[in-house]
This is a predicted structure of a 103-nucleotide RNA (TPP riboswitch aptamer (THI element)) from Lactococcus lactis. RNAcentral records the identical sequence in 2 taxa. The source organism's lineage runs through Bacteria, Bacillati, Bacilli, Streptococcaceae and Lactococcus. Its mean pLDDT, the model's own confidence on a scale to 100, is 75. The sequence is in RNAcentral, with records from Rfam and Ribocentre.

C1' cells in the first nucleotide's frame, strides 16, 4: 500500500396492502366503486420527514400467474443461475501484496 466488513455524514432509490365500521357525494332501494376518518391482522415500515436500500442490491416486471396456507392481505415454495433497479467522502479492522534489515 490494501480486499472485505463495520460506522458516521450528505445524497439518491423505493413501498404504504388486507378487512370492519362511520360520514358525504351519487343513487327509488340494493350492490359495486370514489373521498375521509376511526378500529383489527401482518410487517423493519401501511404518510411515518419515519422505515428500508444503494451491487453480499431495498423495490419493480412476469402477476387480478401456479401450489399450499389465512377472515383477507400478510409468509411459504414455484416462477428465478429470469429481467431491470438507486452513491460519494470520511474513519477505521486489517485476509493479503511489494520493499527493505537481520537471522
Nucleotide at each position: 500500500c490494501a480486499a472485505u466488513a463495520a460506522c458516521a455524514c450528505a445524497a439518491u432509490g423505493g413501498g404504504u396492502a388486507c378487512u370492519g365500521g362511520u360520514a358525504a357525494a351519487a343513487a327509488c332501494u340494493a350492490a359495486a366503486a370514489u373521498u375521509a376518518c376511526c378500529g383489527g391482522u401482518u410487517g423493519a415500515g401501511a404518510a411515518a420527514g419515519a422505515c428500508c436500500a444503494u451491487c453480499a442490491g431495498a423495490c419493480u416486471u412476469g402477476a387480478a400467474c401456479a401450489g399450499g396456507u389465512u377472515a383477507a392481505g400478510a409468509c411459504c415454495u414455484g416462477c428465478g443461475u429470469a429481467a431491470g433497479a438507486a452513491u460519494g467522502u470520511g474513519u477505521c479492522c486489517g485476509a493479503g501484496u511489494u520493499u527493505u534489515a537481520a537471522u